[in-house]
RNA sequence: AACGCUAGCGGCAGGCUUACACAUGCAAGCCGGGGGGUAACGCGGGGCUUCGGCCCUGGCGACGACCGGCGGACGGGUGAGUAACACGUAUGGGACCUGGCCUUGGCUAAGGGAUAGCCCGUGGAAACGCGGAGUAAUACCUUAUGGCACUAUAAGACUGCAUGGUUUUAUAGUUAAAGGUUUACCGGCCAAGGAUGGCCAUGCGGGGUAUUAGGUAGUUGGUAGGGUAACGGCCUACCAAGCCGACGAUGCCUAUGGGUUCUAAAAGGAAGGCCCCACACACUGGUACUGAGACACGGACCAGACUCCUACGGGAGGCAGCAGUGAGGAAUAUUGGUCAAUGGGUGAGAGCCUGAACCAGCCAUGCCGCGUGCAGGAAGUGCCCUUAGGGUGUUAUACUGCUUUAGCAGGGGAAGAAAAAGGCGUACGUGUACGCCCUUGCCGGUACCCUGUCAACAAGCACCGGCUAACUCCGUGCCAGCAGCCGCGGUAAUACGGAGGGUGCCAGCGUUAUCCGGAUUUAUUAGGUUUAAAGGGUGUGCAGGCGGACUAACAAGUCGGCUGUGAAAUUUACGGGCUCAACCCGUGACUUGCGGUCGAAACUGUUGGUCUUGAGUGAAGAUGCUGCAGGCGGAAUGUGUGGUGUAGCGGUGAAAUGCAUAGAUACCACCCAGAACCCCGAUUGCGAAGGCAGCUUGCAAAACUUCCACUGACGCUGAUGCACGAAAGCGUGGGUAGCGAACAGGAUUAGAUACCCUGGUAGUCCACGCAGUAAACGAUGACCACUGGCUUUUGGUGAUACACAAUCAGAGGCUGAGCGAAAGCAUUAAGUGGUCCACCUGGGGAUUACGUUCGCAAGAAUGAAACUCAAAGGAAUUGACGGGGGCCCGCACAAGCGGAGGAACAUGUGGUUUAAUUCGAUGAUACGCGAGGAACCUUACCUGGGCUUGAACUGUCAGUGACGCUUGGGGAAACCCAAGUUCCCUUCUGGGCACUGUCAGAGGUGCUGCAUGGCUGUCGUCAGCUCGUGCCGUGAGGUGUCGGGUUAAGUCCCAUAACGAGCGCAACCCCUAUUGCUAGUUACCAGCACGUAAAGGUGGGGACUCUAGUGAGACUGCCACCGUAAGGUGAGAGGAAGGCGGGGAUGACGUCAAGUCAGCACGGCCCUUAUGUCCAGGGCUACACACGUGUUACAAUGGCCGGUACAACGGGCAGCCAAGGGGCGACCCUGCGCCAAUCCCCAAAGCCGGCCUUAGUUCGGAUCGCAGUCUGCAACCCGACUGCGUGAAGGUGGAUUCGCUAGUAAUCGCGCAUCAGCCAUGGCGCGGUGAAUACGUUCCCGGGCCUUGUACACACCGCCCGUCAAGCCAUGGAAGUUGGGGUUACCUGAAGUCCGUAACCGCAAGGAGCGGCCUAGGGUAAGUCCAGUGACUGGG
Repeated sequence: AACGCUAGCGGCAGGCUUACACAUGCAAGCCGGGGGGUAACGCGGGGCUUCGGCCCUGGCGACGACCGGCGGACGGGUGAGUAACACGUAUGGGACCUGGCCUUGGCUAAGGGAUAGCCCGUGGAAACGCGGAGUAAUACCUUAUGGCACUAUAAGACUGCAUGGUUUUAUAGUUAAAGGUUUACCGGCCAAGGAUGGCCAUGCGGGGUAUUAGGUAGUUGGUAGGGUAACGGCCUACCAAGCCGACGAUGCCUAUGGGUUCUAAAAGGAAGGCCCCACACACUGGUACUGAGACACGGACCAGACUCCUACGGGAGGCAGCAGUGAGGAAUAUUGGUCAAUGGGUGAGAGCCUGAACCAGCCAUGCCGCGUGCAGGAAGUGCCCUUAGGGUGUUAUACUGCUUUAGCAGGGGAAGAAAAAGGCGUACGUGUACGCCCUUGCCGGUACCCUGUCAACAAGCACCGGCUAACUCCGUGCCAGCAGCCGCGGUAAUACGGAGGGUGCCAGCGUUAUCCGGAUUUAUUAGGUUUAAAGGGUGUGCAGGCGGACUAACAAGUCGGCUGUGAAAUUUACGGGCUCAACCCGUGACUUGCGGUCGAAACUGUUGGUCUUGAGUGAAGAUGCUGCAGGCGGAAUGUGUGGUGUAGCGGUGAAAUGCAUAGAUACCACCCAGAACCCCGAUUGCGAAGGCAGCUUGCAAAACUUCCACUGACGCUGAUGCACGAAAGCGUGGGUAGCGAACAGGAUUAGAUACCCUGGUAGUCCACGCAGUAAACGAUGACCACUGGCUUUUGGUGAUACACAAUCAGAGGCUGAGCGAAAGCAUUAAGUGGUCCACCUGGGGAUUACGUUCGCAAGAAUGAAACUCAAAGGAAUUGACGGGGGCCCGCACAAGCGGAGGAACAUGUGGUUUAAUUCGAUGAUACGCGAGGAACCUUACCUGGGCUUGAACUGUCAGUGACGCUUGGGGAAACCCAAGUUCCCUUCUGGGCACUGUCAGAGGUGCUGCAUGGCUGUCGUCAGCUCGUGCCGUGAGGUGUCGGGUUAAGUCCCAUAACGAGCGCAACCCCUAUUGCUAGUUACCAGCACGUAAAGGUGGGGACUCUAGUGAGACUGCCACCGUAAGGUGAGAGGAAGGCGGGGAUGACGUCAAGUCAGCACGGCCCUUAUGUCCAGGGCUACACACGUGUUACAAUGGCCGGUACAACGGGCAGCCAAGGGGCGACCCUGCGCCAAUCCCCAAAGCCGGCCUUAGUUCGGAUCGCAGUCUGCAACCCGACUGCGUGAAGGUGGAUUCGCUAGUAAUCGCGCAUCAGCCAUGGCGCGGUGAAUACGUUCCCGGGCCUUGUACACACCGCCCGUCAAGCCAUGGAAGUUGGGGUUACCUGAAGUCCGUAACCGCAAGGAGCGGCCUAGGGUAAGUCCAGUGACUGGG
């Protein structure tokens, strides 16, 4: 600046973006004391008059137009052009001009002819002319004079850095003038000087672009001439061929420059509005005239575009002056007042003119100032939050007191004014200077002052998640929206919207745009380049930059003194003026710069001299896969020939293609070909890099060592240039054994344009030429100097020496200081310094596009932008992961036994169906799970019928006295209707209880397990998970917890910058295996006694079994061996048990937003005559299917029948039920015992005997029919059981998959919970019988520790690449096409200067006319640059 919301006053400032187009008015005139004159006005005079007035009269005041003079070149506007001596600064002009002004000297003579105006005539619409007659001047011309001036020539003197300058004399030549008015002034002319203003030249300074590298013909210089105020290629002719350029010429793009302004600590960066200086421009382009000054904003001519007038013949115009209008734009004002002041023009002056200027108006646009009150002073409503309670409003209001700035009213009232003119006076000379008097104010009756008056008329805006000061509620629910960056919003949002509250600023507050800062993020001050962006692939070397020791001179750089300049304003210090401030004034400082002058001489530089340590040379020695050219060699491979020999060879994970009976492969002999050089060989060597390996010869080069003889700084680096430069590739010609892109075939595969195999062309090799790139890497430029050690090695030297060990030049490893973000580097630096070069500045786009250069091509080099992202990246850390590695474990595999998957049925789930099939659980870790009992109930679902303070609970208020019960009626019931009947206590107030009504509240298996508590599953009974202190690390973090052993174990031992500790492990607890002691009833019964058909049945016993309490016992304790130890091994000893004896309980830090709001609890949300609640019936039991878990089987190790033996855990009174009876049976009847170690429930497999004989059966039992039993209000949907009959599938089960390592698997039965009964084949327990196998850890799954890689961290079910589809964005190419800039050539060529000129005009000066040169513009043609657009197309 603009926009949004808001707005009380004043002061001071400021106020078009389109150099777009402009209506209207004004912005430059003045002089009658230069002139002819008299159109208008006034006065005087005269005339006429209808008394309104009219006419005449230059006589006077004055004055239109005209001649003339001065001014219109100042002032005012704008910034288009201009990258330039345009500007700034400093010099020079001995190469110049200057009106008006000041000073000085001199002069101002004599003449002449015209011409406007006016008058007459005439053309035209107009603008504007044309002709005739006559006239004036300070207009014009001629002549005179010429000191001075100018020009030429000659001579002389003085002087300067040069060209030169000054001056004297002589001669010759040239040029002057104006008057007015009346006596003193104003003018005029010549000349000199000053001041002012201008002009010219030069040094230095300040944009971008090299994807613009060459430019230039008047170009560079000279001579001569012209031109100018003046120098000059400024112009012309001739001569020469120069001049500018990597210190960036030329081109293109952009841009008025400076004082200054903003910002910054400074250095810088950005800007150039107001004010001042300079420049440029005046519709666009060109041109000159006049003039002191212009190539002239409000002058002229021409051309062009545009607008206007027109009678169509012609004309007129230029607001980038002040106002104003249109258009454009986010956006910027009045068609104002006055010449009072300041200043300008003119004039003798009064004066006139002045949109310069001074004032006023509009706009919160900025800066500054003031106000919207000050003091005292309760309570409550309100609003917001809330558990208690609090916040705010709020000292705020009311009320009381005070003040009156500003506002309003009244009164007073400025400064800005001092002059000029006029009058008077003084001094010399009516002029100048001074004094006195008088006159003049737009603003404005304004500022200011006084009085009165009422708290009276005056507050908003933004923000409140972090950055950044300020927090809560409600609404919303990835919606609406916010956002400068990070990011908020998916139902508990301090981030959205509103509210309450708060914070900040305040007549303003926010937003947007732009600039600087922060950003040492372009680094001069003050950065980097191993891995983050960044060292050129390597050398050589021109320019450039930098450069050893001593000495002398100079003084360019450098330093100092003095001096000139650096305008004013601005900034700044002090002081002053408006009440303060902003603002204004004065004085000083500053202006970091440039110039001059005088000094200094350390350092740099220049010049001279000297030196040897840098560098080089020489002599001697010795080294190497160093280069180039040639020669030679053997092994292997392949081919060929011959021989031996026979059926395969070859190849692979396995195969096939291929080769082979036409004789391969294999073996032997010989010949040939091409390419590469085993061993030596190394962590070695050489080379500038690329690179270099058989032996040998020749040529060439190099570093190194020793000597210290020679030269004497000869050096270092190095843009451009030049050379070299792996592999692949290209060209020409050779060569081709092996290998081998492309290609072919065979395999693999879902496919396999690959990996594997068989072949095989270019190529690989040689010669010559091109190409010029690589992870051309040490990802580390070259050179010099300095800075600790240990160790290995190559080549030399020294040394009597093999010991010890020095030194020089290389090649490696390790470790310090130091450095580094760390990793790491560390005398071969990435340390400390120096010199030079190259390169970097977020990621993508982009090893790209366009342009250019190079190339035969492929391509290389140089190298952007649009657009897009909020990152990309480095190093290290902790995890997780790996079809990475090491170690180890687990019924993980393997070894076994038995199952599942096939059948039928049971049960659960999915799906489907349905009015409903209630809900949840869903890989492992859902699916005989919640449910340890769905016919009603349960029950949450559906249909229908009811209730509404309710089925249950608490309280308030009012009423009633009951509630209930009985009876009757309706109904499926719930429930409804009607009738009848009927309380308790009391201190007599009331209370309890109940009902009715009312209000709070209840109630909800309604939602959210992703708001939660609690509980649970799983990893996993896996051995892990952590802490304190210390230490290490910039830090994340590490160490401890790693390592060596060992263990079931982070179990223990050893070692150790760690030492300890906690949660886990183990142990402590329970059951079980042995046993002692204690105690014996309901258990037991050895001995004694009684007793029975038998029987612990009885007395008794406390021995045994057993019961249940308490002890013991097992610890690698002992032995042998191994081991440092921990520990291990042993059919060892002992022992009931031996190396955690067996089993259980016990589950670390945590993971899965795992599961559960339907067990319970709980936040929030939702329903409230319903999503609550009651009842009846139905459903949860459906059924084409699919899956899980089971049961029963398929049979003979079996089935059936008969006989016979042995448990444990448990349970029992609405119960278990002995025994007896009935029934084939389920069961029923009668009935003893038992509240239970007392009574009851109580086994099966097994064993003995018999039948069946391999079959859909005497296997198997589904399904169905009939008849029953029992429970229960009730077995239709929908119970279990019994009997008789029926007798389905099924003959051991595909891929695949589950459990189990010992009293285990398998097999056999028994009990219990729930429960009226039971769909239980389920679950939880109990005992009986009772195996097989484990070589081992390669593999599958899961897990632990260490290590490694990582671009993963939601952590491999991760991340991520490319094509393709649709839509969109920016951009490259493209047949073309359109517009613009600039150039050249040719043609044409206005106005105009200049040049030339016989006829015409003029006495003349001169002019007209004509011709020529040049030029704006126009036309044609060519090529160039920039931009727009373009079907289609490329990538992003």
Description: A computed fold for a 1436-nucleotide RNA from an uncultured organism, annotated as small-subunit ribosomal RNA. Its Rfam family is "Bacterial small subunit ribosomal RNA".